Predicted 3D model of a 74-nucleotide RNA (transfer RNA) from a Bacteroidales bacterium.
RNA sequence: GACCGCGUACCUUAGUGGUUAAAGGGCAACACUUGCAAAUGUCGACAUCGUGGGUUCGAAUCCCACCGCGGCCA
Numbered sequence: 001g002a003c004c005g006c007g008u009a010c011c012u013u014a015g016u017g018g019u020u021a022a023a024g025g026g027c028a029a030c031a032c033u034u035g036c037a038a039a040u041g042u043c044g045a046c047a048u049c050g051u052g053g054g055u056u057c058g059a060a061u062c063c064c065a066c067c068g069c070g071g072c073c074a
Stems, first nucleotide, its partner, number of pairs: 001073001003071005010025004018057001027044001029042003050066005
């Protein structure tokens, strides 16, 4: 330098054009229990989707450029 893939919450992922972006773990509060916890249950907070443009009535999703990571070729 060429090509391919990936980037979504603190972490791991789902979501491939249509309202309020979902789940598990973790975190906070409460209940239960208790010497204190753990476990269990309830409830809550946390992502404008890597950045900037474009297409569209509408973009996490499609297109372009750039940034980062990984793979591969030279």

Lineage of the source: Bacteria > Pseudomonadati > Bacteroidota > Bacteroidia > Bacteroidales.